This is a predicted complex of two RNAs, RNase P RNA and transfer RNA, with 444 nucleotides together. Rfam match: Bacterial RNase P class A. The family's RNA type in Rfam is ribozyme.
Order: sequence, then structure tokens, then C1' cells
RNA sequence: AGUAGGCUGGGUGAUCGCGCUCUGGCAUGUAAGGUGCCGGGGUGAGGAAAGUCCGAGCUCCACCGGGCAGCGUGCUGGGUAACGCCCAGGCGGGGCAACCCGACGGAAAGUGCCACAGAAACAUACCGCCCCGAUUCUUUGAGAUAUCGGGGUAAGGGUGAAAUGGUGAGGUAAGAGCUCACCAGCGGCCGGGUGACCGGUCGGCUGGGCAAACCCCACGCGGAGCAAGGCCAAAUAGGAGGACACAAGGACGCCCGGCCUGUCCUCGGGUUGGCCGCUGGAGGUGGUGGGCGACCGCCAUCCUAGAUUGAUGGUCACCGCUCCCCGCCCUAGGCGGGGAGGCACAGAACUCGGCUUACAGGCCUGCU
RNA sequence: GGGCCGUUAGCUCAAUUGGCAGAGCAAGGGACUCUUAAUCCCUAGGUUGGAGGUUCGAUUCCUCCACGGCUCACCA
Repeated sequence: AGUAGGCUGGGUGAUCGCGCUCUGGCAUGUAAGGUGCCGGGGUGAGGAAAGUCCGAGCUCCACCGGGCAGCGUGCUGGGUAACGCCCAGGCGGGGCAACCCGACGGAAAGUGCCACAGAAACAUACCGCCCCGAUUCUUUGAGAUAUCGGGGUAAGGGUGAAAUGGUGAGGUAAGAGCUCACCAGCGGCCGGGUGACCGGUCGGCUGGGCAAACCCCACGCGGAGCAAGGCCAAAUAGGAGGACACAAGGACGCCCGGCCUGUCCUCGGGUUGGCCGCUGGAGGUGGUGGGCGACCGCCAUCCUAGAUUGAUGGUCACCGCUCCCCGCCCUAGGCGGGGAGGCACAGAACUCGGCUUACAGGCCUGCU
Repeated sequence: GGGCCGUUAGCUCAAUUGGCAGAGCAAGGGACUCUUAAUCCCUAGGUUGGAGGUUCGAUUCCUCCACGGCUCACCA
């Protein structure tokens, strides 16, 4: 200098407040409970509480099954309650290296697209090269230029993002894996590995790209969300219209089967209060054992927010950090004094596991 | 809190098997008119909200952000 990982996220005190909870006194009250007033104790945001991008728990939609459609994931093996997450490995790419990045199944099942340019975008001959024939020219044989016609050729030119494996040699009329050597790919066989894959050997087998286009293959998926949902209280018009009993509904759509049921849609009216769900859980910390690791087992120990217009804050003092000014020392910089008030991102709302995004400054460790 | 939708010229909106981003109004200039309006002609104006990716090529396909809207007529 770089790289990877982890920790922290101003501190102490005083004072005035706020939410929750426990509790004392007084009042109300026959008592309990509740309410009001005055007190006391305890406790009170995060690593992302965020975005709501995934996965679950939980709750409801009476229930079950099959098919289609739809959606998601996509190297391999593990971890996990589960995942699109994590760990280990493989392959590809970047870096001198530590290390980092990868939507990384299939283009030889089929369909589609590849603008412009170019002859041709997946099946083709524009220029060029070569051979043959005719005409023409020079002509002793024979040869040559040009034109026309037939054919071969993907080596060269040109176009393009992309042009029919690459380089070299042989070969040929000119060419061409046509043949050979090496390299790249593909396929077969053998060996190693649980596997992705790797190594060896044989075969000239040489087939454009796009699947974050349809699709194919493998695996998975019912929907809605705590404003879910339940109870109490209060309140009202349990009202009006419509659809249907060979019907309708059964919480994304279509079809089918079993099963259940007076069910569904629209309009209108009322209440807009309280309680539960509601915080102890796939929980944290320490030790120990297994495993490369993610993680798992056992033991001990700890309990730490629950609001509902929504609490977790304000002020002061000192300290720490940053910045500015002045003075001293020879510089880097240090010391002393004074001042500014600057101190990141941001704030629970049913709860967890992840991912992503935002983040001043400080500390620690491994490696190159 | 949860859920859903949108962002293209100054404004309102288009743009499909991915292939030169357009229209109306507004703005500027010109014509017509004595002048203005109307009408006609011409012109300019774009980081398609931002960043990254797939692709030869992205308004369009994918991912992550930003901003805005729906406010009891999205919800009990």
C1' cells in the first nucleotide's frame, strides 16, 4: 500500500417531562374491580428498527382429490423450520498476489428473431481464384487477352456485433480436416470422485448467436394477511333491489369428481369504544463435544419496549472526537489557552430467519 | 401498519413479436391582416426518474434504489 473478516455506533452526573409495569396514601364505593388526585420503585429502539425483496411461524377462508393454465427456482454436495439465504467444492472470468465476481441446466426436440450493411444471417457464390467449351487474336506446333456459357472453390477481398474450428506444413487445376503435427471443442472407452467435474486414450466427428424470446427438462408453489382473527359493550332499517334450487358459492383463473350449505351480488343505514391476539422465542451469553465449515447436541445462566394520533425526549455542567483562532517549540507535529456547537445513517408497531440499501468516526485480527 | 399502482418534450398522453422516441396544446420565427385573434408554413425542445445487468442493439427484458399517488371510495 492492498485485501478479507469482526466489534463499536459518544460517556458521566443533575434536572424537567413521556409510555408501560409494580406499589403506598386519599376520595368515590357495602365489598371486589374500576376511576380521579398526590407519591415511590423498576424498565424503555437498531445494526440496519428502513426497503417490503424472499422464506417461515400464527390466524382465517367448512373439507378433500385430479387435470389444464399460471408463477418461482436453476453447476454439485451439504446446513436449515424454510428460503431466491448460508457453508464447502467444481467450472468460467478478473488480479503479480492475498483475494474478488458469476441469473452457472438445455441452442444436436421444435418454433421464432438477428434492424442497417452485406452475395449470403443458416443456407448462400458479389468480387476474386481455378477448370472446360464457344467466339476473337497471334499463329508452325501451341499459346494468350477479352466476352459469353457450364462447373468447381468458403483459402483471399469486402459487409457486419456475429460469416461455416485456429496456426503451420503437405496436397490440389484452384481449394477444402482432403491428409498430418500442435491447440480448442464434441463424442466413445478406461480410471478417480457421492457429485458438479478432472485425468488418460481413441475417433477428423468440427453443427453461428439469443432461452433476463416462446419453449424443453428437474424441483417447488392454494389464497389472504394481526386493519389476519376472536370476545364484550354500544347502535340500527337483521331494510331495499337483483340472481338462481337441473342454481350459486366453497378466498387468483378454467374444467371435472366427491362432499357441505339458502347462498351470492349490488345499494342503503348504524357503531366508530374496550379487551384478547401482544411479546419467553427456530431467544441471548458462557462453557463443552462433533463437523473443514455453514451448523448441530449437551450443561449452566439471563429475561431486556409493547404504544394505538402512536412513549423512548428537552435543558445544563464536565469529559471524548472534529473544525476555527491565538501563543510557544527548528520542521513533521506536539503542548497550552479561547471559541464554534459540528457529533453518521436513522427510529419499533404480530414475531422470527435472510437479502438489499443508508452509514461520520474509532478499534481489533488474518493474509498478500 | 399492510397492500396496489405510476414516472416519456414546459403540460396532457402515445410508442409490442427489442431495431432512427412521436402526437395535441404551449414556446420561437415567418405568411395573411391597418393591427390583434383565428388559420397556414417552418423550427427548436428528450440522460424515456436514477444506477447496474442481459443483448450487436433496451422506453420495452431483469435487479436494486429515488420520488409520487391510491387515505375509511384499497383494508376493520